[in-house]
Context: one part of a larger RNA
Parts: sequence; structure tokens; C1' cells
RNA sequence: CUGGGUGUAAAGGGCGCGUAGGCGGGACUGCAAGUCAGAUGUGAAAUGCCGGGGCUUAACCCCGGAGCUGCAUUUGAAACUGUAGUUCUUGAGUAUCGGAGAGGCAGGCGGAAUUCCCGGUGUAGCGGUGAAAUGCGUAGAUAUCGGGAGGAACACCAGUGGCGAAGGCGGCCUGCUGGACGACAACUGACGCUGAGGCGCGAAAGCGUGGGGAGCAAACAGGAUUAGAUACCCUGGUAGUCCACGCCGUAAACGAUGAAUACUAGGUGUGGGGGGACUGACCCCCUCCGUGCCGCAGUUAACACAAUAAGUAUUCCACCUGGGGAGUACGGCCGCAAGGUUGAAACUC
Repeated sequence: CUGGGUGUAAAGGGCGCGUAGGCGGGACUGCAAGUCAGAUGUGAAAUGCCGGGGCUUAACCCCGGAGCUGCAUUUGAAACUGUAGUUCUUGAGUAUCGGAGAGGCAGGCGGAAUUCCCGGUGUAGCGGUGAAAUGCGUAGAUAUCGGGAGGAACACCAGUGGCGAAGGCGGCCUGCUGGACGACAACUGACGCUGAGGCGCGAAAGCGUGGGGAGCAAACAGGAUUAGAUACCCUGGUAGUCCACGCCGUAAACGAUGAAUACUAGGUGUGGGGGGACUGACCCCCUCCGUGCCGCAGUUAACACAAUAAGUAUUCCACCUGGGGAGUACGGCCGCAAGGUUGAAACUC
């Protein structure tokens, strides 16, 4: 390389949009590039293969044959691919109607709690732990009542509930805005799928500038514990956590499971919509979309998966190819930096 693979053994890109490319629905007609058939030319000799012959045999040599799977030209075929044209509606999209949702962005508002400040009541403790101590408190703390300030987060509702491509999203109201779903079948008529590069989004931490800072809390300080204790526990506490703008671009970015389409027993919950039946919101039956559990066939090394497949197939992309060295070195690209990305070898088992 081929092959075989990628839930857990090595291996699915963190996620989307999309360029090139690859692949692509039904019917009819033309062309004939691919494809198939025939003919002609060529495909040197030697070698190799088959048959025969010559050296006592073999190696070696000679003769004959097939073959040289190819290329070119030409004549045809038209199922498939391609291509050109016409057409269709089931794929895809649009329109209309309808309800659901922590989807996004911006603005405003609310209550509980913590802390701090002011005032009242009140007096000797509070706090903390396994036990303590550091700490706070007679300059009046803790507790309690009233008032005020400020920041951050939104108890209950809350649900293997919902929404989003992923990251993720949760008090209430308003505005702007994206997507999905159902019903209907009016319109377009294959407009599709995937997607190397590319572009964008991307938790937390971290970085830059300027704000903000209640609580929490790396670092740090002190108190304990201990043989020691640069920890676990306690008292404090700064970055940070929050906001605006700009970077970073990583993760157990996980369903450790790429995307799309079709097909393949059932049962049972739950969220959204529609239909039927019914006097009827319910219950019941049918159906579409989502989300769970159980389970047959099948798959699997097993565990397990099982219409939300890890089953049966097709298309496209990404990735793997023994362990260590190593996600390191070097170089390139990106970054303010931290670092990221691409990514070896010697050597060794």
C1' cells in the first nucleotide's frame, strides 16, 4: 500500500455555515465520452509458457505454437453512467393557519438571603472544631428590632421536563430576533446529501484596557493536626469570580457513539401538535415530532446496542495502524503573553 477498523481495546474533527470535489429521485427522446461487441494495423527479437528436436543427461541450444491481457483507427449496440432537451412530484424549498419552549440580544422591574453602615433594646460572651486555638467583643460584640447602602445569584414551581448546531440556557415584564413542530396541499420543480481547504461560533481558567467588588475564594498570613504537614480542618484574605470592549481557542468540548437517507417485532412512560369517537375538559383509539425505560430478530470479544442501532444497506467527510520516547524536539502558522495548532527521529522494550 492493500486490507481491516474507530461506544469501552489505537481511532469521530468541540460545533455550525459553506467553496472545490465526490455522490445523487420518477418518465420520455437524442448523442455516444465512459461501457460492450466486431474488424484492421501495431504490440521487434531474446526471455517466460506449451509441444517437439540436438549435444550420453541436465544446464545449454534449435524449431513450431499460443500468448504478449496494451495502444491506435474504424464499424456497430444503447441497458447502465455521462451529456443535451422535454416532462413529473414523492426528495428539497416556499406560502397560509396554529400552538409549545430556561433559544439569542437589549432595556426595565421585584422579593428572599449574606455583608457593611446608622439608630434602638440588651450584657458577657460570640465564633469555630473531633477537641481546640488563632479571630471578634466592656471603645458594648453575638442576639434582636427599625432605617439605609451595595454587589451577586434567582428558593418553591422543577420534571431521565423544555429549548439550542455545539458550548450552553432558569425570578418577572417589555421590545427586537433565530430555529424547530403540527395542519393544509396552493406554489417552485431535484433546486438535494456530504464537505478537503476557508469562514464563523465555542465552558472554565487565563490575558489587555477601563469599571465594579456583597458573598465566595487560588496565592498568601496565622491557628490547629502531625514524626514532619509547604495539605486535608479552622480564622482571615488578594487576584479572580461580575460588567463593557478586545484577545485566547482549549476540555472526560462525552452519548467517550461524524453527517444524511431508506428499511427492519413489540410493550410502557413523558413533552408538543393534529384527527376520530363521546354530552364531555378527561378516559379511549389513530397519527406526526421530541425525550426515557424494557425487549425480539440481528449485531458484539464481552459488557451491551436494539426504529434516538452499536441491526440491514448506500453516499460523503474525519481519524487509527504496538508500548515508551511524545503530543515532546525542530520548522511553519497563530497569539500581547500563557500557550495553541501542525507534528517527527535517534534510542529502547